[in-house]
RNA sequence: AGAGUUUGAUCCUGGCUCAGGAUGAACGCUGGCGGCGUGCCUAACACAUGCAAGUCGAGCGGACCUGAUUGAGUGAUUAGCUUGCUAAGAACUCAUGACUGGUUAGCGGCGGACGGGUGAGUAACGCGUGGGUAACCUGCCUCAUACAGGGGGAUAGCAGUUGGAAACGACUGGUAAUACCGCAUAAGCGCACAGUACCGCAUGGUACGGUGUGAAAAACUCCGGUGGUAUGAGAUGGACCCGCGUCCGAUUAGCCAGUUGGCGGGGUAACGGCCCACCAAAGCGACGAUCGGUAGCCGGCCUGAGAGGGCGGACGGCCACAUUGGGACUGAGACACGGCCCAGACUCCUACGGGAGGCAGCAGUGGGGGAUAUUGCACAAUGGAGGAAACUCUGAUGCAGCGACGCCGCGUGGGUGAAGAAGUAUUUCGGUAUGUAAAGCCCUAUCAGCAGGGACGAUAAUGACGGUACCUGACUAAGAAGCCCCGGCUAACUACGUGCCAGCAGCCGCGGUAAUACGUAUGGAGCAAGCGUUAUCCGGAUUUACUGGGUGUAAAGGGAGUGUAGGCGGUUUUAUAAGUCUGAUGUGAAAGCCCGCGGCUCAACCGCGGUACUGCAUUGGAAACUGUAGAACUAGAGUGUCGGAGAGGUAAGUGGAAUUCCUAGUGUAGCGGUGAAAUGCGUAGAUAUUAGGAGGAACACCAGUGGCGAAGGCGGCUUACUGGACGAUUACUGACGUUGAGGCUCGAAGGCGUGGGGAGCAAACAGGAUUAGAUACCCUGGUAGUCCACGCGGUAAACGAUGAAUACUAGGUGUUGGGUGCCAUAGGCAUUCAGUGCCGUCGCUAACGCAGUAAGUAUUCCACCUGGGGAGUACGUUCGCAAGAAUGAAACUCAAAGGAAUUGACGGGGACCCGCACAAGCGGUGGAGCAUGUGGUUUAAUUCGAAGUAACGCGAAGAACCUUACCAGAUCUUGAGAUCCAGAUGAAUACAGGGUAAUGCCUGUAGCUCUUCGGAGCAUCUGAGACAGGUGGUGCAUGGUUGUCGUCAGCUCGUGUCGUGAGAUGUUGGGUUAAGUCCCGCAACGAGCGCAACCCUUGUCCAUAGUAGCCAGCAGUAAGAUGGGAACUCUAUGGAGACUGCCAGGGAUAACCUGGAGGAAGGUGGGGAUGACGUCAAAUCAUCAUGCCCCUUAUGAUCUGGGCCACACACGUGCUACAAUGUCGUAACAAAGGGACGCGAUCCCGCGAGGGUGAGCAAAUCUCAAAAAUAACGACCCAGUUCGGACUGUAGGCUGCAACCCGCCUGCACGAAGCUGGAAUCGCUAGUAAUCGCAGAUCAGCAUGCUGCGGUGAAUACGUUCCCGGGUCUUGUACACACCGCCCGUCACACCAUGGGAGUCGGAAAUGCCCGAAGCCGGUGACUUAACCGUAAGGAGAGAGCCGUCGAAGGCAGGUCUGAUAACUGGGGUGAAGUCGUAACAAGGUAGCCGUAGGAGAACCUGCGGCUGGAUCACCUCCUU
Repeated sequence: AGAGUUUGAUCCUGGCUCAGGAUGAACGCUGGCGGCGUGCCUAACACAUGCAAGUCGAGCGGACCUGAUUGAGUGAUUAGCUUGCUAAGAACUCAUGACUGGUUAGCGGCGGACGGGUGAGUAACGCGUGGGUAACCUGCCUCAUACAGGGGGAUAGCAGUUGGAAACGACUGGUAAUACCGCAUAAGCGCACAGUACCGCAUGGUACGGUGUGAAAAACUCCGGUGGUAUGAGAUGGACCCGCGUCCGAUUAGCCAGUUGGCGGGGUAACGGCCCACCAAAGCGACGAUCGGUAGCCGGCCUGAGAGGGCGGACGGCCACAUUGGGACUGAGACACGGCCCAGACUCCUACGGGAGGCAGCAGUGGGGGAUAUUGCACAAUGGAGGAAACUCUGAUGCAGCGACGCCGCGUGGGUGAAGAAGUAUUUCGGUAUGUAAAGCCCUAUCAGCAGGGACGAUAAUGACGGUACCUGACUAAGAAGCCCCGGCUAACUACGUGCCAGCAGCCGCGGUAAUACGUAUGGAGCAAGCGUUAUCCGGAUUUACUGGGUGUAAAGGGAGUGUAGGCGGUUUUAUAAGUCUGAUGUGAAAGCCCGCGGCUCAACCGCGGUACUGCAUUGGAAACUGUAGAACUAGAGUGUCGGAGAGGUAAGUGGAAUUCCUAGUGUAGCGGUGAAAUGCGUAGAUAUUAGGAGGAACACCAGUGGCGAAGGCGGCUUACUGGACGAUUACUGACGUUGAGGCUCGAAGGCGUGGGGAGCAAACAGGAUUAGAUACCCUGGUAGUCCACGCGGUAAACGAUGAAUACUAGGUGUUGGGUGCCAUAGGCAUUCAGUGCCGUCGCUAACGCAGUAAGUAUUCCACCUGGGGAGUACGUUCGCAAGAAUGAAACUCAAAGGAAUUGACGGGGACCCGCACAAGCGGUGGAGCAUGUGGUUUAAUUCGAAGUAACGCGAAGAACCUUACCAGAUCUUGAGAUCCAGAUGAAUACAGGGUAAUGCCUGUAGCUCUUCGGAGCAUCUGAGACAGGUGGUGCAUGGUUGUCGUCAGCUCGUGUCGUGAGAUGUUGGGUUAAGUCCCGCAACGAGCGCAACCCUUGUCCAUAGUAGCCAGCAGUAAGAUGGGAACUCUAUGGAGACUGCCAGGGAUAACCUGGAGGAAGGUGGGGAUGACGUCAAAUCAUCAUGCCCCUUAUGAUCUGGGCCACACACGUGCUACAAUGUCGUAACAAAGGGACGCGAUCCCGCGAGGGUGAGCAAAUCUCAAAAAUAACGACCCAGUUCGGACUGUAGGCUGCAACCCGCCUGCACGAAGCUGGAAUCGCUAGUAAUCGCAGAUCAGCAUGCUGCGGUGAAUACGUUCCCGGGUCUUGUACACACCGCCCGUCACACCAUGGGAGUCGGAAAUGCCCGAAGCCGGUGACUUAACCGUAAGGAGAGAGCCGUCGAAGGCAGGUCUGAUAACUGGGGUGAAGUCGUAACAAGGUAGCCGUAGGAGAACCUGCGGCUGGAUCACCUCCUU
């Protein structure tokens, strides 16, 4: 950084898709180790169990335990001894216990507002950023100052009684404090009052002193201290306010009643409608209010070159929430996750009376889900709470466990090793690949495993992690590789299987018998403990374009104007400093990114430092530009004056031509209409014609890419009123300009309403035609409408498919309206302003094209576009009387849709040209009979192929058997024939016999060669397998061959040039030709395959040669038989000849054409061979060859018989005829061929076919062989015949193993149809058609067929309008499988999504009313009440209760928004082969399309107006040369 995909190809537009990166991921296959991270994205669903917030006994009184103490008792034992006394005394028991130590329920203090979780709500001062508080609070902590005097009354615990199942209470009694309450004191503080000084952005603040008034404290102690009170300051944390920023929707445009403000009060830490009373009626909104949807925000993360886009999981900051909703209490701090009260839902316990609970803390469970972990260890570290501390608590945290979930690192071995092993795959069978890969040999030990040592983290003690990291040793190549892909994009190919099946697929697309695309295998490519897939995001995508796009034709300029808001704005100068530029300061948390250094062996990871954080704010400066303010100017704009042009508009009047109608006259049978007709009109007098009249509508010529208008549009003439533009002048104003969202106005045709009018035309309608049909085109009629007035409507291909304005940028040439100058005047030239056309340079454009009237170069503003379809549709809204208009989606579906240009092909487009193409002629076919081929039918089989031309007397140049491929029956299985092997034999072969339907089969006889004597060769038989064999399939796998367009004149290349390119040029043009034949011209110059020529034959002559051919002259004969001749014919070799060479004319002086001469032949002399590039998937697998598939005791091989020959029928090709140009009889003249398994003379026999005999001839010798038509003569005399010969009978002949099915021929007899052929159709242009016979191939025999040969021998061609085919140029195209193309709509069927829908069921947020819990606040007669006052009575104060305001949930109500669903219904989309038509693309057969109205099965048709995005022809105009 790009690539694939629209086309036959090209360029462009434009969408779709891919390659990259990323993830809290999931799924599939696989899985060795370690480090660091990370792990419910779904149900803010419900939760069993355990733990997560306690601590302080140095605040307090108790209780319990313990010990000391003391007392009493028992008393082991010891001592003194006086032997039963004294003393001491361990131990035990009981009591005491103000004391010591410990534990602690309760009171009290501090902490449960932190830490931890989650993202439901929230579009908000919630968050971010920067400020403000002169409008605030702040426990613990720090500092400073000053204090702590003296009293009082309770209460829990506890005890007793008592209620309850429990939870939990009730009453009585007594008790402590750092609990509670007065009093004293007041440095300082608060409040009130008035004052002074200074300061501030306003309210106001600070300082000072005065008066009055108010409020404090607590102790404990180990004596070190800790704690307490007040005030001030700090720090920390919080609260409130403000500027700016913060998603989508206008199919949400108006919202709001405490709403906006004021005054006064209440409340709060504090400001404030925060709350209340009163007053005013404000406030917000197109710079998007309100409403709806979605969403925690940020640091950052991912991606990107960046700008951006997406995201907000982990970590960090802020916010919000804690089952749902409401509420307050306590407190420094909460309206409180593990507190309280109430209400709702749910769960649990219950003795039914009543109670308990809240994992979005850590684990864990169920559920949901594609999906996310252990009911672990420890407080060792870090931190937190309490405590003076020891310490206790801490699911914060530190660690461990599980998961390849991610990132990073390591390993699965290294060297050597060719018999290139085996196996596998493939093969052209030779080999090749896997592959030094393996094995083998030699090494090494990272990881894992085993053993030993063993940390840092802890500065004295204390280590969960953990015997972990790490180190060392021994040991074995052992324990450790998969996944995906291999048609292109995209690196990597072969075989087999499958056969539009199974399947693949990200896009294009693969698969219908040779699949590199499916499945498997070998091999290969890539990545690697992972690899693929799926999902999502960014990128590529400049495909929303700020950077960085467009709008003539691809999507896209509003139908036009006017003008509001807004945007932008001329020249000079002064000031200012909002924008702008610059310096400084503050901030922009940390982490992250980047750079450097460092620590874990490296890396990931982590630490330190530095940048950066593009921002915001404050402040100092600058003044060019923009803005703002002031002053001035005139070039923009406007006004005035003068002038001419104009279908500009409105109204009134008026004119002639024409159509129609009416009246009258003339006049008679038709008129009218069409492709042709008919309907229609007309003898009741039409049409035609004359005269008069009526009425409506439109204005010929002039008339012109002429004029005017903003657009739509405007056309006889006159008048009135009126708008605008232009020229000249330069007097006036002094930027007054430009654009213009909304708004307003105008707006063709059609349409609507009311009232007129109505001649012509004419939707609808009717009739007639056409047609398969004809709801059309054509014709005859005809109503709305078209016209007028007043309204509505507001759309068109409302187009230059081109928004408006300004400036600049070569020229040329027309035309309209003005002006100026010059020459001079019928006028011309030059110049200027304003319009309107054409050509064209630069430039632009995908191209076409545009080009001073830009689509060029720039600026400003508006409108619009973002793939095709669905769809300008649905819903909603606005407008409208309606029709409808405006605004304007989605689901779903496709990989295209599209623009311009290119090459072809095609056109019921054009021009030119050719051809037996037509025309002009001659003869046929189509009718008959027969032959032959085909279809069909039949059959056991009627073998197969050929199918418009270009199948059908074709393959087949010849089916009785054979052929033969088909059918029936029978037989064989290495086979009928080929190669190889083994064994046996000696033959092969010939003959004979048996048997059979026949082959096969059986039997018999005769019967090898060479030799070095070993054997070899050859052949037969037998056997086994490799194999043979196949006219079985595929001509759509092929080769070869052939047909056809077409003997048409075309088809290409090299170089150059043009074009972005496909391509073009050459090859087009003017002539000419049979011809792309030649000439000329030309950005082309040359060349190739075709044409022509070269080849064969025929036509004339010459030379040579002279047998088997010839015979003029000579001899000679029955006879060119023979001698002879070499002249002629002929034969067969070689030459000559014809070339537009000569002449005349035409043409351009050319090519060439016309005519002529000469010549046997004249313009290619006639004929043949020769067939360019290609087309038709043309024909042939059955000539042959051949891939693949199939059969292998049969789809092979052999044999007999049958069939290919059938026969209601249809078609093609022929033969013979229908007769007198004939038939029959008698009788001449060819050419070219054939001949040995042959042609066969002669002679004889037979009516004949033929038979017998067999001369000659391998052929210019002999033979087939007779030519026939013709000529002459004769017969027939127009008949179904002396025409015609089918069919049949009969007798024969020939071939052949064999003529029944099924051959040919002969004689005799029989004697059918047929008397010239409908529609239609074929051949032929000269030795041709027509007509006549002859020969040959095939072949035993069989021709009316085929291929050749000669004989006789015509007619006609004006010409190219038409039919058919072809060629060249051009044009249109939506075709490219190329018109046998493409393609539209209804209907029918299936599926899909969607609109409407009587309704039904939910959800959400509001509104009104009702009810009104807890609770704060307010009130309160009676009630209760320790501290204070009072001697007392009582009071102050407080409380319960009650009442009231507010108030959640709940109820009711009508609406709004939204979702699901629904009988039925509307259209839409999709779907290899459904139906009906043929609308569109060519002039698409009626040019198409747009708007509108009507009609119709459907595409559509018709009317009116418009457009060219219509072909063709003609005319006009213009341009170039």